[in-house]
RNA sequence: AAUAAGGAUAGAGGUGCGGUUAAUAAGAGUAAGUGCCCCGAGUCGCCGACAAGGAAAGGCACUGAAAGGAUUACCCGCCGAAGUAUAAGCUUACGGUAAAAAGCUUAUGCUGGUCUUGCAUUGAAUAGGUGUAAGACUGUCAUGCGGAGUUGUCCGCAUGGAGCGCUAUCUGGUAC
Numbered sequence: 001a002a003u004a005a006g007g008a009u010a011g012a013g014g015u016g017c018g019g020u021u022a023a024u025a026a027g028a029g030u031a032a033g034u035g036c037c038c039c040g041a042g043u044c045g046c047c048g049a050c051a052a053g054g055a056a057a058g059g060c061a062c063u064g065a066a067a068g069g070a071u072u073a074c075c076c077g078c079c080g081a082a083g084u085a086u087a088a089g090c091u092u093a094c095g096g097u098a099a100a101a102a103g104c105u106u107a108u109g110c111u112g113g114u115c116u117u118g119c120a121u122u123g124a125a126u127a128g129g130u131g132u133a134a135g136a137c138u139g140u141c142a143u144g145c146g147g148a149g150u151u152g153u154c155c156g157c158a159u160g161g162a163g164c165g166c167u168a169u170c171u172g173g174u175a176c
Base pairs, nucleotide, nucleotide: 002174006171007170008169009168010167011166014079016078017077018076019075021073022072023071024070032063033062034061035060036059037058042050043049045097046096047095082111083110084109085108086107087106088105089104090103091102092101112138113137114136115135116134117133118132119131120130121129122128140161141160142159143158144157145156146155147154148153
């Protein structure tokens, strides 16, 4: 004069991520309930239960929701923010139980971020979510080229990588 490995703190990406609450639209004149008509033995995943004093399905009339998801606004927590796949475990309602679904925890893996489009899936949905493929934009670092500058910097372009990354400060001591 540079500044190694490790550690600590603070930050950046931007239509940035997630959450609570409130409102709104949609869900939907749907599900469901009641009455009548028709029909004539089943309804339910299973058991139970209900059912000729009329099951299920269908028609008419009246009454008539909700959940998940979405948008907007405030607030809160943040920058593996968060999301997702697989496996295991636990919890959750109806009378019981199973499955599915939802939530939580652990382990492993993938994804820097946003957007558009196709396909698949979920969903009431042409909204949204998820996965996958392609593309665009953007941030960061590395390499190469060019320019400015002249002391290691800045700008532009191209290519490539990934967040266990990157930047700054401190510690730490590393090589010469």
Lysine riboswitch aptamer from Allolucifera butyrica, 176 nucleotides, folded computationally. Rfam family: Lysine riboswitch aptamer. Gene Ontology term of the family: lysine biosynthetic process. Taxonomically the source falls in Allolucifera (Bacteria, Bacillota, Negativicutes, Veillonellaceae).